[in-house]
RNA sequence: UCCGGAAAAGCCAAACCCUGCGCGAGCAAGGGACGGAAAGCCACGGAUCUUCUGAAAGGAAGAUGGCCGGGUUGCCAAAG
Numbered sequence: 001u002c003c004g005g006a007a008a009a010g011c012c013a014a015a016c017c018c019u020g021c022g023c024g025a026g027c028a029a030g031g032g033a034c035g036g037a038a039a040g041c042c043a044c045g046g047a048u049c050u051u052c053u054g055a056a057a058g059g060a061a062g063a064u065g066g067c068c069g070g071g072u073u074g075c076c077a078a079a080g
Stems, first nucleotide, its partner, number of pairs: 002080001004076002011036002016031002019028003034066001040072003044069003047064007
């Protein structure tokens, strides 16, 4: 360093509930724990979703990083 998460120390937090924000997808705080080896961060490419527009094809604006790829930073170091 790769592979990995054996051990150890930890970390994050789905669905759902409550409060607030948003036209909406959804977001934030608290509770909660399905799961995660980056479920830390980045909307660059794709994908999905929302809003507006259009007869349609499409176009514009947004959301999702726990959809995939990619970039970047981090804990441990058993076996290989």
Predicted 3D model of an 80-nucleotide RNA (c-di-GMP-I-GGC riboswitch aptamer) from a Geobacteraceae bacterium. The prediction has a mean pLDDT of 84. It was read from a public genome assembly, where an Rfam model found it.